[in-house]
Context: one part of a larger RNA
């Protein structure tokens, strides 16, 4: 000098765009943050009715979603991340393309009825019922498995294409009746994921040895899949001064900061990956989770209780307490973008878009402009002549940005393709008044731009370094003046 998610002191006019718990991954009152579909299903209630139907609502069954989106950085020195290869060892709901099919049956369980337990949370029993819920049957290949076989290829295991035989496996309807929407099997593509490997990734040797499923083999279990992933048996290996193990610290990266470069330091916001969801553990469901607002168990904590037993998890958005030098509203809207459901209308969406608060940062504008004296007054200095403040003021003539006032101006400039505007009667436009409502902070011994007077007298004090102050202090305090930056200025902290 530059930078900052900054804080503190003094000061503070406006606008635009950004940013805003870095500390206690501390504890949380309250509200909201994930629903949707009646064109899957049987009921119930309400309204209408041509009297057998129509419309609306939805507790339950069922489907899809809830694994996304949003938060945080505790853990993690790891194939976690980064960039690069590989999978001839793998999975993939919804979407797209192609091929084939969608036949005929059955038995239940909610809701509901009745009885009943409990303070509650929540149950128990009996009876009835529907389905795109559940079950078996038929059909069966380019599917799966087994056997036999032909051709081609490669990268060790092997891979691809074809043929034959046998066994096994499927389905669901609905409506407003259509080239509809679903459903089932198969093939491909895409998307998303999973796994493996070489390289790279902080400090410490005042950490030198570490390891028993440990290292490898055979066989099996398990998995979507490879693998000591797990198990049985066998062998005795494996790693390490090219730093194993242990300990400390730490999410990683694209980037952003600084620097002429090399490098150093960093990982707020935006974007990618990972991990976590009070702490610890486990599985279920599912295409996908070992699942933030799902389940089971245990600990701690909080709350309710009729003492028998129950309920809860803001590191979602606001908000509260606490901690701290320090960090915002219990706001508006789904209008846009995007997401979930639905055939659609539409519903939901604290994602998101906006508004509010904060000079926290960057950028822009303003606080007036021109004229105006050999130069008012005041103040300060003085060699008492005068000098400085200083064209500065007054005064004259203008202007009205911004702020302010008014407007039966403005869906209109844009954000909006036909419709739809939270922002917002906002931006913008027109008109009015009046220089009116708007300047501070730090410094002035040298480094370092800028000096005098008074007070003080090694005192009070200053100070980044050198240092200053003990009676003429340009270094302390005040005043006048000067210099610098400016809605900021200085200090502190951290990095280069």
């Nucleotide at each position: 000098g530059g930078a900052c998610g900054a804080a503190c002191g003094c000061u503070g006019g406006c606008g635009g765009c950004g940013u805003g718990c870095c500390u206690a991954a501390c504890a949380c009152a309250u509200g909201c943050a994930a629903g949707u579909c009646g064109a899957a299903c049987g009921g119930a209630g309400c309204a209408c009715u041509u009297c057998u139907g129509u419309g609306c609502u939805u507790a339950g069954u069922g489907g899809c979603g809830a694994a996304c989106g949003g938060g945080u950085g505790a853990g993690u020195a790891g194939c976690g991340c980064g960039a690069g290869a590989g999978a001839a060892a793998c999975c993939u709901g919804c979407c797209u393309u192609u091929c084939a099919g969608u036949g005929g049956g059955g038995g239940a369980c909610a809701a509901c009825u009745g009885u009943u337990g409990g303070a509650a949370a929540c149950g128990a029993c009996u009876g009835c019922u529907a389905a795109u819920a559940c079950c078996a049957c038929a059909u069966a290949a380019u599917g799966u498995u087994a056997u036999u076989u032909a051709g081609g290829g490669g990268c060790a295991u092997c891979c691809c294409u074809g043929a034959a035989u046998a066994a096994c496996c499927a389905a669901a309807u609905c409506u407003u009746u259509a080239u509809g929407u679903g459903c089932u099997g198969a093939a491909a593509a895409a998307u998303g994921g999973u796994c493996u490997c070489g390289c790279a990734u902080c400090u410490g040797a005042u950490u030198a040895a570490c390891u028993a499923g440990u290292u490898g083999g055979u066989g099996a279990u398990g998995u979507a899949a490879c693998g000591g992933c797990u198990c049985a048996c066998c062998a005795a290996g494996g790693c390490a001064a090219c730093g194993a193990u242990c300990a400390c610290u730490a999410a990683c990266c694209c980037g952003a900061c600084u620097a002429a470069c090399a490098g150093g330091a960093u990982g707020a916001a935006c974007g990618g990956u990972c991990a976590c969801a009070u702490u610890g553990u486990g599985a279920c469901u599912g295409a996908g989770a070992u699942a933030c607002u799902g389940c089971c168990c245990a600990c701690a904590c909080u709350c309710c209780u009729a003492c028998g037993g129950g309920a809860g998890g803001c590191a979602g958005c606001a908000g509260u307490g606490g901690g701290g030098a320090a960090u915002a509203u219990u706001g508006g809207g789904c209008a846009a973008u995007g997401g979930g459901g639905g055939a659609a209308a539409c519903c939901c969406u604290g994602a998101c878009c906006c508004a509010g608060c904060a000079a926290c940062g960057c950028c822009g504008c303003g606080u007036g402009a021109a004229g105006g004296a050999a130069g008012a007054a005041g103040a300060c200095c003085u060699u008492c002549g005068g000098g400085u403040u200083g064209u500065a003021a007054a005064c004259u003539u203008c202007u009205u940005u911004u702020a302010u006032c008014a407007g039966c101006g403005g869906g209109g400039a844009a954000g909006a393709a036909a419709g739809u505007g939270a922002c917002g009667g906002u931006a913008c436009c027109u008109g009015g008044a009046g220089a009116a409502a708007a300047a501070g902070c730090c410094c002035c011994g040298g480094c370092u731009a800028a000096c005098u007077a008074c007070g003080u007298g090694c005192c009070a004090g200053c100070a980044g370094c050198c240092g200053c102050g003990g009676u003429a202090a340009u270094a302390c305090g005040u005043a006048g003046g000067u210099g610098g930056c400016a809605a900021g200025c200085g200090u502190u902290g951290u990095c280069c």
Molecule: small-subunit ribosomal RNA, 5' domain
Organism: uncultured bacterium